[in-house]
RNA sequence: CAGGCCGACCAGGCGAUCGCAGUCCGAUGUUUUGUCGGAUUGAGGAAAGUCCGCACUCCAUAGAGCGCGAUGCCGGAUAACAUCCGGAGGGAAGCAAUUUCCUGGAUCGGGCCACAGAAACAGGUAGCCAUCCCCCACGGGGUGAAUGGUGAUAGUGAAAAGGUGGUGUAAGAGACCACCGGCGCGGGUGGCAACAUCCGCGGCCAGGCAACCCCCAUCGGGAGCAAGGCCAAGCAGGCGCGAGGGGCUGCUCGCCCCGUCGAAGCGUCGGGUAGGCUGCACGAGGUGUGGGGAGACCUGCAUCCCAGACAGAUGAUCGUCCUCGACAGAAUGCGGCUUAUCGGUCGACCUGGGGU
RNA sequence: GCCGAGGUAGCUCAGUCGGUAGAGCAGCGGACUGAAAAUCCGCGUGUCCCCAGUUCGAUUCUGGGCCUCGGCACCA
Numbered sequence: 001c002a003g004g005c006c007g008a009c010c011a012g013g014c015g016a017u018c019g020c021a022g023u024c025c026g027a028u029g030u031u032u033u034g035u036c037g038g039a040u041u042g043a044g045g046a047a048a049g050u051c052c053g054c055a056c057u058c059c060a061u062a063g064a065g066c067g068c069g070a071u072g073c074c075g076g077a078u079a080a081c082a083u084c085c086g087g088a089g090g091g092a093a094g095c096a097a098u099u100u101c102c103u104g105g106a107u108c109g110g111g112c113c114a115c116a117g118a119a120a121c122a123g124g125u126a127g128c129c130a131u132c133c134c135c136c137a138c139g140g141g142g143u144g145a146a147u148g149g150u151g152a153u154a155g156u157g158a159a160a161a162g163g164u165g166g167u168g169u170a171a172g173a174g175a176c177c178a179c180c181g182g183c184g185c186g187g188g189u190g191g192c193a194a195c196a197u198c199c200g201c202g203g204c205c206a207g208g209c210a211a212c213c214c215c216c217a218u219c220g221g222g223a224g225c226a227a228g229g230c231c232a233a234g235c236a237g238g239c240g241c242g243a244g245g246g247g248c249u250g251c252u253c254g255c256c257c258c259g260u261c262g263a264a265g266c267g268u269c270g271g272g273u274a275g276g277c278u279g280c281a282c283g284a285g286g287u288g289u290g291g292g293g294a295g296a297c298c299u300g301c302a303u304c305c306c307a308g309a310c311a312g313a314u315g316a317u318c319g320u321c322c323u324c325g326a327c328a329g330a331a332u333g334c335g336g337c338u339u340a341u342c343g344g345u346c347g348a349c350c351u352g353g354g355g356u
Numbered sequence: 357g358c359c360g361a362g363g364u365a366g367c368u369c370a371g372u373c374g375g376u377a378g379a380g381c382a383g384c385g386g387a388c389u390g391a392a393a394a395u396c397c398g399c400g401u402g403u404c405c406c407c408a409g410u411u412c413g414a415u416u417c418u419g420g421g422c423c424u425c426g427g428c429a430c431c432a
Base pairs, nucleotide, nucleotide: 001352002351003350004349006347007346008345009344010343012321013320014319015318016317017316018315020042021041022040023039024038025037026036027035028034044327048338049337051336052335053334054333055332056224057223058222059221063253064252065251066250068220069219070218071217072216073087074086075085076084077083088103089102090101091100092099093098104215105214109213110212111209112208113207125154126153127150128149129148130147131146132144133142134141135140162180163179164178165177166176167175181205182204183202184201185200186199187198188197189196190195228278229277230276231275237269238268239267240266241265244258245257246256247255271431272430273429285304286303287302288301289300290299291298292297322325357428358427359426360425361424362423363422366381367380368379369378375412383399384398385397386396387395405421406420407419408418409417
């Protein structure tokens, strides 16, 4: 210098004019709603999808068992998580930096493995071998819907009983032996652990799928800010179900509440209001700096207050500069994940080339 | 805003424990008719919304995305 890779950050800048929303101050008017002026603040890294996890509120102070759902290597972080950090084993891409996927259990049990194939986990199609039978020139040969052995060979398939060599046998086979691979058991060493490594023993070697049921471990009560609380205004009740009903949208128990004569409650038709305050903006908060840790993260000090609507506010015009500006607009709040996104800055690292 | 359901032939919909997907209507061709309607017979080359993953194999199972539809105010 070129290319790559990882992380952090920015998201057109500046100026002028006009305008919008919240808060505060002042003035003015009013029963109230207002009007004018000034100051100050005013979208995002994803505000999005609503996929997870919490806070918060109501239902019981949120209870028990079964069911159901979620998660799943190990350790840590955290309010919590399916997130994040570090590590382990196995695979994939790349020369590399690095990225990415999978990982509780297949000897609890059940289920599935289409087509093909004899057989999909237990069997015998072809073949091979023996016996029986037949023929014979006595070397041997043949045949069979027979009996038995075999799983070495062939064929099928995504998948067919560890591999290679030998011994052995009628033919064969972990049947036996050597080496290699795997599994299990016992022990040593290192590590918190997952696991790694070493030694010994056992022929133990009969598949795959748990993003099928299931088993094991851990976690989870339900509903959601249109939750919920307070105030004001206004109207009109009828019908059906119903002696029990509601709090769980499955069951059983328990607890609490309402009710016991056409009640509570539910459903349905109809009626009224479409108002105000609150929840709702000081928070698992931001910024700077110091400390701890390998990191996620934790913590001391200082400092700041930083949108809060309910038809729903950020825009328009002009000038100027540049690299000519992407995806996109808060609605209870927060931590993540995922998806969309023109381009740029900084830092670490890798590869190649050149120079010293 | 919050919650829920769905996407399969031109249209309306079936399709369950994963194995090459159907029905009705519509359409096309033929028969019947002078011609048409009705009737009868025959005919399906589908992005199972899209992209990944699990699996030998995915409409089906898992994750992500896109689109469509529905419900939810308070009082009495």

Predicted 3D model of RNase P RNA and transfer RNA as a complex of 432 nucleotides. Its mean pLDDT, the model's own confidence on a scale to 100, is 78. Rfam match: Bacterial RNase P class A. Rfam links the family to the GO terms dimeric ribonuclease P complex, tRNA processing and ribonuclease P activity.